About this RNA
The RNA shown here (transfer RNA) has 72 nucleotides and comes from Cyprinus carpio carpio.
[in-house]
This record gives sequence, C1' cells and structure tokens, in this order.
RNA sequence: GGGGAUGUAGCUCAGUGGUAGAGCGCAUGCUUCCUGUGUAUGAGGUCCUGGGUUCAAUCCCCAGCAUUGCAA
Repeated sequence: GGGGAUGUAGCUCAGUGGUAGAGCGCAUGCUUCCUGUGUAUGAGGUCCUGGGUUCAAUCCCCAGCAUUGCAA
C1' cells in the first nucleotide's frame, strides 16, 4: 500500500429510522456487631468525528480518526 471488522454509561456489551438499555461497578436507605451478602432507590451518555439523505439518524450513505484481524 490492498481489503475486512469494531467504536453506545467507569468496565463488558445489547439495541432499533420516532425521547437509549442490561449486567457488573459506584452512591444512598434497610438488613448485619462490622466488612460482605441480600434488598430498594438513585446518579452516570455531545451513541468516535465531520458532512449528506430524511418530517425525523445511534441506526441509511460518504469521508476521516482510533483499535484489531486477514492476504501478500
């Protein structure tokens, strides 16, 4: 240099053209002698960046960036 995959909460990952979710983690209450366990509630997101299509884009299209396989 060629071609592919991935990019969403602190971490691991779902998600679908119509207000973005789970598990773990974190905070608080209850429980417990305490930690832990259990239980309830809550906080936490410019959905990688820019542009385009659309009434409406995390989702479709184009370009770029990062990470990671593939062939040589």
Source information:
Model confidence (mean pLDDT): 82 of 100.